[in-house]
RNA sequence: UUCCGUUCUCAGGGCGGGGUGAAAGUCCCCACCGGCGGUGAGCAGUCAUGCUGCGAGCCCGCGAGCGCCUUCCUUAUGGAAGGGUCAGCAGACCAGGUGCAACUCCUGGGCCGACGGUUACAGUCCGGAUGGAAGAGAACGUGC
Repeated sequence: UUCCGUUCUCAGGGCGGGGUGAAAGUCCCCACCGGCGGUGAGCAGUCAUGCUGCGAGCCCGCGAGCGCCUUCCUUAUGGAAGGGUCAGCAGACCAGGUGCAACUCCUGGGCCGACGGUUACAGUCCGGAUGGAAGAGAACGUGC
């Protein structure tokens, strides 16, 4: 120094009020929430051109989940284990302003949210999950 290796630690928020009803944290009205990396003209600290920190849910990419594939078991349908250089699903943004430049800033108005469960349809409840994981950090080692 952090290209590489090993180990360890960490790694998600949110239904409050009202209505209907036998029943709703699931419907309707108002509300509330926003993982990780990148980009980023803004902000803050500092004497500083420098350096450091923060800075997008809906721009690019990733993650869990569903599905799919393989093997085994079961027998008409399911169960277990494994697989990410596995097809597919995997959400959602516009307008105006400033400016050389903005889908990121400012203003305004919008929009989105796996699977299974449930007296009634769930981003917010319960469950798989004391799980997994994008990734973040530390220590040690190795190379230079």
FMN riboswitch aptamer (RFN element) from Stappia sediminis, 144 nucleotides, folded computationally. Model confidence (mean pLDDT): 78 of 100.